Notes: c-di-GMP-I-GGC riboswitch aptamer from Paractinoplanes ovalisporus, 75 nucleotides, folded computationally. The model forms 94% of the base pairs in the Rfam consensus. The coordinates come from a structure-prediction model, not an experiment, and the mean pLDDT is 88. Taxonomically the source falls in Paractinoplanes (Bacteria, Bacillati, Actinomycetes, Micromonosporales).

RNA sequence: ACCCGAACAGGCAAACCCGUCGUAAGGCGGGGACGCAAAGCCAGGGGCCUCCACGAGGCAGCCCAGCCGCCGAAG
Numbered sequence: 001a002c003c004c005g006a007a008c009a010g011g012c013a014a015a016c017c018c019g020u021c022g023u024a025a026g027g028c029g030g031g032g033a034c035g036c037a038a039a040g041c042c043a044g045g046g047g048c049c050u051c052c053a054c055g056a057g058g059c060a061g062c063c064c065a066g067c068c069g070c071c072g073a074a075g
Base pairs, nucleotide, nucleotide: 003075005071011036012035016031017030018029019028020027021026034061040067041066044064045063046062047059048058049057050056051055
């Protein structure tokens, strides 16, 4: 340093509810926790979703890829 993931300290936040933006998918804020060792970032590839549909948009907590990162046991 890498794999791995006990412990410690923490972190994030599904569904749902309220407010708000959006035609919508969905986003943002608050509440709330189903879960997560990258559930941090990222729309390059695949996939799924929406629409004012042949074009425009969305989802990374669907998978792959890329980037960064806390802790320090056994192996």